[in-house]
RNA sequence: AAUAGACAAAGGCAAACCCGUCGAAAGGCGGGGGCGCAAAGUCACCGGUCUAAAAGGCUUAACAGCCUCAAGAUAGCGGGACCGCCUAC
Repeated sequence: AAUAGACAAAGGCAAACCCGUCGAAAGGCGGGGGCGCAAAGUCACCGGUCUAAAAGGCUUAACAGCCUCAAGAUAGCGGGACCGCCUAC
């Protein structure tokens, strides 16, 4: 440096759910929890998915309702990029 991970070892992360908090929402963050994870470490570059505040459109006398849309979100949806622990060879 390449390749591969076992019911090993040193260690790590933490789904649902509950509490608090931020957010229009999706969802994030902190605590508990533990479904799982060999990159479940980092990055929205590509595709997918979720949300639809603002904006635009339609309806309405008005309140309001509906539709479109990412600059929002997801790295625990897939691909890609970058970095890294242990063991075997």
The RNA shown here (c-di-GMP-I riboswitch aptamer) has 89 nucleotides. The coordinates come from a structure-prediction model, not an experiment, and the mean pLDDT is 86.